Predicted 3D model of RNase P RNA and transfer RNA as a complex of 447 nucleotides. Rfam match: Bacterial RNase P class A. Rfam describes the family as follows. Ribonuclease P (RNase P) is a ubiquitous endoribonuclease, found in archaea, bacteria and eukarya as well as chloroplasts and mitochondria. By type it is a ribozyme. The coordinates come from a structure-prediction model, not an experiment, and the mean pLDDT is 76.
């Protein structure tokens, strides 16, 4: 000194002037008043991907189907598909990165062009062997029959290499390297090592269907709760208001009211009880666009100390930090190096992933060169 | 603020078990005619909205961003 990896902060300050939004307290002309203190956007306020509080619909029960998600161990956490710690696989020379990582031997399906064959293996050239014909050594062709070593295809060809072996050839048979099973040994667990066995026995796709495990009720603050104010408790269509028996009333073929017993409403279905028969769904129309609360003390926040290897947990002391309803935080000037990046809360957390000038702290790699 | 959908050629749309990127109208050269329309013949044009994954292979299957559409107040 050059090239990186990798974790974390900080997001302009500071003075003046001139505005804006809540809140409190005065005042007094009682209101869009006026003064005064006093607070006032983020690390993502983004995407709305995820998991929760809340809220509200759903009568209840059913280790039930269905449907969506998730998927290596262990731990943390209210929960999470998030974090931590670790194993396996991949990529870098390396610090380190990335990794939906269960089952393909439960079964289906799909492998396109090329290839003889794309998954119960097959045979196109080629190799050898028999038999026939021409030829009559070679050799050529027909036809049988054996091999799968060698060509050539492809993302992917049924273990690789080598020696033996053989009519040619083959795990046939050996060694060495893959591979299956695996006593045992470390480890909470994935998972590592493996004595010793087997010639070797089943190709990829599960982010195609599926199969195993686990998890979820639906819907979201335009959720909802009250109070005011104001309309037609309205029309249609769908579907049901069943069926038998008694009683009752009258217009006598209808209403009503009970009992069974179907039917149909009651979170996607489904069965078991319940309930309920204007109880339901769609579509058109009528009226109000006022006010209070949900609402910001919260799995808050800062500090050290404990316990952990970390995430994070306990328990102490200290702070209070927008809450709007069409939306407020903004401008000028002047100084510092300086036209400061990406960018605004809308019921609240905890993650995650995208945006992002500039400064500024550490930790570690590799190359060089020098002590 | 919350929920659904959808992005393929200048333009309007197809594209299912994942393997050719298409059709119509438009552009464009050339024939037809005196010219022009219509026709007839030949051809141009695509980051399948952009990244990234799975796969051998992806317009399609998954995840991230980016644009655009549309829907949601309350009373009886």
């Nucleotide at each position: 000194g050059c090239a990186g990896a990798u974790g974390g902060g900080u997001g302009g300050a500071c003075a003046g002037c001139c505005g804006c939004u809540g809140u409190u307290u005065g005042c007094c002309u009682u209101g869009u008043g006026c003064a005064a203190a006093u607070a006032g956007a983020g690390g993502a306020a983004a995407g709305u991907c995820c998991g929760a509080g809340c809220u509200u619909c759903a009568c209840a029960g059913a280790a039930u189907c269905a449907u969506a998600g998730u998927g290596c161990u262990g731990g943390g956490u209210a929960a999470u598909u998030c974090c931590c710690a670790g194993c396996g696989g991949g990529g870098g020379u390396g610090a380190c990165c990335c990794u939906a990582g269960g089952g393909a031997a439960a079964g289906u399906g799909c492998c396109a062009c090329a290839g003889a064959a794309a998954a119960u293996a097959u045979a196109c050239u080629a190799c050898c062997a028999g038999u026939u014909a021409u030829u009559u050594u070679u050799a050529u062709a027909a036809u049988u029959g054996g091999c799968a070593a060698a060509g050539g295809u492809g993302a992917a060809a049924a273990g690789g290499u080598g020696a033996g072996g053989u009519a040619a050839g083959a795990g046939c048979u050996c060694a060495c390297c893959g591979g299956a099973a695996g006593a045992c040994u470390a480890g909470c667990a994935a998972u590592a090592g493996g004595a010793u066995u087997c010639g070797c026995a089943u190709g990829g796709u599960a982010a195609a269907c599926c199969c195993c495990a686990c998890u979820a009720g639906a819907a979201g603050c335009a959720a909802g709760a009250c109070c005011g104010u104001g309309u037609a408790g309205g029309u249609g269509c769908g579907c049901g208001c069943u069926g038998u028996a008694u009683a009752u009333a009258u217009u006598u073929a209808u209403g009503u009211a009970u009992a069974c017993u179907u039917c149909a409403a009651c979170u996607g279905a489904u069965c078991u009880g319940g309930u309920u028969g204007g109880a339901c769904g769609c579509a058109c129309g009528g009226g109000u666009u006022g006010g209070u609360c949900g609402c910001u003390u919260g799995a808050g926040g800062u500090g050290a100390u404990u316990a952990g290897u970390a995430a994070u947990a306990a328990g102490c002391a200290c702070c209070c930090u927008a809450g709007a309803g069409a939306a407020a935080u903004g401008g000028c000037u002047g100084u510092c190096u300086a036209u400061a990046a990406c960018a605004g809360a809308a019921c609240u957390c905890g993650g995650c992933u995208u945006a992002u000038a500039g400064c500024c702290c550490g930790u570690c790699u590799g190359c060089a060169a020098c002590u | 603020g919350g929920g659904g959908c959808c992005g393929u050629a200048g333009c309007u749309c197809a594209g299912u078990u994942g393997g050719g990127a298409g059709a119509g109208c438009g552009c464009u050269a050339c024939g037809u005619u005196c010219g022009c329309a219509a026709u007839g013949u030949a051809g141009a044009g695509g980051u399948c909205a952009g990244g990234g994954g799975u796969u051998c292979g992806a317009u399609u299957c998954c995840c991230c961003u980016c644009g655009g559409c549309u829907c949601c107040a309350c009373c009886a």